[in-house]
RNA sequence: UUCUUAUUUAGAGCAGGUGGAGGGACGAGCCCUAUGAUACCCGGCAACCGGUCCUAUGAUGGACACGGUGCUAAUUCUUGCAGCCUUCAGGCUGGGAAAUAAGAA
Numbered sequence: 001u002u003c004u005u006a007u008u009u010a011g012a013g014c015a016g017g018u019g020g021a022g023g024g025a026c027g028a029g030c031c032c033u034a035u036g037a038u039a040c041c042c043g044g045c046a047a048c049c050g051g052u053c054c055u056a057u058g059a060u061g062g063a064c065a066c067g068g069u070g071c072u073a074a075u076u077c078u079u080g081c082a083g084c085c086u087u088c089a090g091g092c093u094g095g096g097a098a099a100u101a102a103g104a105a
Base pairs, nucleotide, nucleotide: 001105002104003103004102005101006100007099008098013042016041017040018039022032023031024030026080027079028078029077043072044071045070048068049067050066051064052063053062054061076097081094082093083092084091085090
C1' cells in the first nucleotide's frame, strides 16, 4: 500500500504546559482559530486486540484498565452517487469515500 471483517448520533481539560499560523482527509459548503489553531507533552475518554479475574463451560457474557493501539469542536460537521417522498424548503433509505481496530497478502 491492497484485501477481509467489525464499528463510526455515546464519552473525554471553554485558566494544564510548550510553541506560534494555520486547521476541520479530498472537491463544494459551512465552520474552528492571536479570547492562540495544527502539533508535541501531561491529563482524560473508550474498551478493538492481548493480559488477569468472575460466571458459564458449547459458544458466550461480565469486571479491571496492566500491555499494544485509538480517540479527546460541530452526527464521520453537512454533502458529493442512486432511489423514494415532498408543502420545493427539505426529509428518508441504500451506496461510495474516509477513519480506527484485528487478521491476511
The RNA shown here (SAM riboswitch aptamer (S box leader)) has 105 nucleotides and comes from Planomicrobium sp. CPCC 101110.
It matches the Rfam family "SAM riboswitch aptamer (S box leader)". Rfam links the family to the GO term regulation of gene expression.
The organism belongs to Planomicrobium, within Bacteria.